[in-house]
Context: one part of a larger RNA
């Protein structure tokens, strides 16, 4: 030291019992709350808008060529193989492509270490700050090639060539190369081009067994009716001829059977007997009849008693095949998850209006530099500039426009005066003066808010000294160089740092709402302008709902709000104070909102104003209410009362020449006015809450409904409570930015610890994954059961899916790391089976 065997220990692992044990596990079954069918075009879809019965299968962005950007990976001033030779690996050549230099039509000519500001690093220093160096790479300036435009020494065959030159011209050049193959991603293009579909258009054939009509050659058509020409004898007549009787059987003649054919019922049928029939009815039927075989005529062609009819169930151009997968700015589809950003209907242009191109807007891959004294803003301040809308103004331009008043002169009308005047007097007006009235998108002296440019410093300020072909009378001015000095860094506030290249999708129908606005009787009409939504978006609430009101969302637990609510439906005070308010057929109840108006109410509140009132009011009750007078005047008549104009006086407490009734006129009766009694407020005219009238439509009906009345309606104050995915705090998950971690003991930097912020999405883009089939490597599994199927079983992932038990089946099949594609279905009036 290895192998056994035996006893304990201790750790795994089957597997059987038990538990009132666990499992965001599956499945049923009951119950509450939510809860309109998916696609789809659309501003907008649960629509009375299309497409959908259910399942399997199959089915749509691919492939080669050129071209851009990017990134990988090989060599580098190079760099590649096409061809071709060979092949188990692999090699050799560089003909030729591309780059290595541009310009110009072209002959044909040709280059170069330049400066100034900004700049990473880098190094020096008396490290606060200053000095140097100055990649890449921006921005200017100059040089230098070729073009061109100009100039033109010198040669010199006399018209070339041409040195040094100058230029606000132009060029895909130069300034110590960067390309070239090859793979991929996205995009454009060109091909059948993501798929699936036309009305069309060429070209070549087949068809006249149906139909259309022509020849050729055959068939067929029964009865009746009328009764044409010619005949025939007879009368009549001088004859021409006539008349009646028969005979004859003419005819796109009748009536009607077969035959053809189709008027009507708009009749059966109408998934039929039938892709045209069947009753009954009607037309025709010797004839432009009806029909069989042959034959002739064919597609932009036939053939048509003509309907654009017919041309084999096709016809305003037949059918079969080809070009052909023709084309479509138009319709319909368009196949797996999960994260991250995240639109646009708007400018220009277009034979442009159902569409692209273009800017806009989004989105990826990246770069330079960065914590700052730099940069930058939907703010604000200071200063400055511009313009002319709200307003105002019209005894201020202009243009419109009421009304009076003055008026020396002037102008037209009428009148008087007068023979008559360019006379004088009156009078309407223009016209003038000074006032007044009302007013303007295209009128303004004035003149706002809100908006918009600019600036707020070091590339800046003040100063010398030079230079210039450019301006200038002028060294004046500009530019441009040199060189000194000025540091309080030149408002405020924010900030998840800022600049910048380059590719490239989708869009390009928009709607709504406050608030300006234009057209229109209006409109859930049309067309603008800011700003915010809805589209692209769900949750609370507004009963319901694109857009309103709150408020934007990873999954959870906990607390608090909005808005809207709080009687019951229905979470949450029949809370409290304090006003209003219809009641016999009915009010009234919450922004967008689903209506009520002019006008009226002695319902009843609340107020405004102006009256009367203890010198006694309003109202009720009583009295008086007379007299001059029957005023005048008209009247057929008027005595307070038909109409008219006046409308005094005297007594009186007061009594109108009269308020209303009355009468043919008077009477009579009443009122104004005064009086008594009473004993305290009265009345007129107005505003504005609630409420009532106005206020009538077709199914039955809607404050959401139920109800509700010292409210469960309308105000007004207060003060609990309810509750949204909002706001707070915490746990997880993703993403996105910072920051650390290299070694001591494995494995991980495509890791890991940490701390912050965030988290909505349709077209669209990125970015990471998951599943299929082939191939090639590594590594497995398999008759002790492989796939594929099935599953009341379990488990992992955020998903797409995967793993794992069972069962059933019997021969193949996984997994990783790479490659490759005919790689993923719910839809297409999808295609074929099934049912």
């Nucleotide at each position: 030291u290895a192998c056994u065997c035996c006893a304990g220990g201790c750790g795994u692992c089957a597997g059987c019992c038990u538990a009132c044990a666990g499992g965001c596990c599956c499945c049923c079954c009951a119950u509450u709350c939510g809860g309109c069918c998916c696609g789809u075009c659309u501003u907008g879809a649960a629509a009375c808008a299309c497409g959908g019965a259910c399942c399997a299968a199959g089915g749509a962005g691919u492939c080669c060529g050129a071209c851009a950007u990017g990134u990988g990976u090989g060599c580098g001033a190079g760099u590649c193989a096409a061809c071709g030779g060979g092949c188990g690996a692999g090699c050799a050549u560089g003909c030729g492509g591309c780059g290595c230099a541009a310009g110009g039509a072209a002959g044909c000519c040709a280059g170069u270490u330049g400066g100034u500001g900004g700049g990473a690093u880098c190094c020096c220093g008396u490290c606060a700050c200053g000095a140097g160096u100055g990649c890449a790479u921006c921005a200017c300036c100059g040089a230098c090639c070729g073009a061109c435009c100009u100039u033109g020494a010198u040669c010199u065959u006399c018209u070339u060539a041409g040195a040094a030159g100058g230029g606000u011209u132009c060029g895909a050049a130069u300034g110590a190369g960067a390309g070239c193959a090859u793979a991929c991603u996205u995009g454009u293009u060109g091909g059948g081009a993501c798929c699936c579909a036309a009305a069309a258009g060429a070209u070549g054939g087949u068809g006249a067994a149906c139909u259309a009509u022509g020849c050729c050659u055959g068939a067929g058509c029964g009865g009746g009716g009328g009764g044409a020409a010619g005949c025939c004898a007879g009368a009549g007549g001088a004859a021409a001829c006539u008349c009646g009787g028969g005979u004859g059987g003419a005819g796109g003649c009748c009536c009607a059977a077969a035959g053809c054919a189709a008027u009507a019922c708009u009749g059966a049928c109408g998934u039929g007997c039938a892709a045209a029939u069947c009753g009954u009815u009607c037309g025709u039927c010797u004839a432009a009849c009806u029909u069989g075989g042959g034959u002739a005529u064919a597609g932009g062609g036939g053939c048509g008693a003509a309907a654009g009819a017919c041309u084999a169930a096709u016809c305003g151009a037949a059918c079969c095949g080809u070009c052909u997968a023709g084309u479509a700015g138009c319709u319909g589809c368009u196949u797996c998850c999960c994260u991250c950003c995240g639109c646009a209907g708007u400018u220009u242009c277009c034979g442009u209006c159902a569409g692209g191109a273009u800017a806009g807007u989004u989105g990826g891959c990246g770069c330079u530099c960065a914590u700052a004294c730099a940069c930058a803003a939907g703010u604000u301040c200071u200063a400055u500039c511009a313009g002319a809308u709200a307003a105002a103004g019209c005894c201020a331009a202009u243009g419109a426009u009421u009304a009076g008043a003055g008026g020396c002169a002037u102008c037209g009308g009428g009148g008087g005066u007068g023979c008559a005047a360019u006379g004088c007097c009156c009078u309407c007006g223009g016209c003038c003066u000074a006032u007044u009235c009302u007013c303007a998108a295209g009128c303004u002296u004035u003149a706002a808010a809100c908006a918009g440019g600019u600036a707020g410093g070091a590339u800046g300020g003040c100063a010398c000294a030079a230079c210039u072909g450019c301006u200038u009378u002028u060294u004046u001015g500009a530019g441009c160089c040199g060189c000194a000095c000025c540091a309080a860094g030149g408002a405020a506030u924010u900030a998840a740092g800022a600049g910048c290249u380059c590719c490239a999708a989708g869009u390009a129908g928009g709607c709504c709402a406050u608030u300006u606005u234009u057209g229109g009787u209006g409109a859930g009409c049309a067309g603008a302008a800011c700003u915010g939504g809805c589209g692209a978006u769900g949750a609370g609430g507004g009963a319901u709902g694109a857009a309103c009101c709150g408020g934007a969302a990873g999954c959870c637990a906990g607390g608090u709000u909005a808005c809207g609510a709080u009687g019951c439906c229905c979470c949450a005070c029949u809370g409290u104070g304090u006003g209003c308010u219809a009641u016999c057929c009915u009010a009234g109840a919450u922004c967008c909102c689903a209506c009520a108006a002019a006008g009226g109410g002695u319902g009843u509140u609340a107020g405004u104003c102006g009256a009367u009132u203890a010198a006694g009011a309003c109202a009720g009750c009583a009295g008086u209410a007379g007299a001059g007078u029957g005023g005048u005047c008209a009247u057929g008549g008027a005595a307070g009362u038909c109409a008219a104009a006046a409308u005094c006086u005297a007594c009186u407490a007061a009594g109108g020449a009269g308020u209303a009734u009355g009468u043919a006129a008077c009477a009579a009766c009443u009122u104004a006015c005064c009086u008594g009694g009473c004993g305290a407020a009265u009345c007129a005219a107005c505003u504005a809450g609630c409420c009532c009238c106005g206020a009538a439509a077709a199914u039955a009906g809607a404050u959401g409904g139920c109800g509700u009345u010292g409210a469960a309606g309308c105000g007004c104050a207060u003060g609990g409570c309810c509750u949204a995915u909002a706001c707070c705090c915490g746990a997880c998950c993703g993403u996105c930015a910072g920051g650390g971690c290299a070694a001591g003991u494995g494995c991980c930097a495509g890791g890991c610890c940490u701390c912050g912020a965030u988290g909505a999405g349709u077209a669209g883009g990125a970015g990471g994954g998951c599943g299929c089939g082939g191939c090639a490597g590594u590594c497995a599994c398999u008759g002790u059961a492989a796939a594929a199927c099935c599953u009341g079983u379990g488990g992992c992932g955020c998903g797409a899916g995967c793993c794992a038990g069972g069962g059933c089946g019997g021969a193949g099949c996984g997994a990783c790391c790479g490659u490759u594609g005919g790689u993923a279905c719910a839809g297409a009036u999808c295609u074929u089976g099934g049912u």
This is a predicted structure of an 835-nucleotide part of an RNA (large-subunit ribosomal RNA, domain II) from Carnegiea gigantea. Taxonomically the source falls in Carnegiea (Eukaryota, Tracheophyta, Spermatophyta, Echinocereeae). It matches the Rfam family "Eukaryotic large subunit ribosomal RNA". Clan: LSU clan. The full RNA is in RNAcentral, with records from SILVA.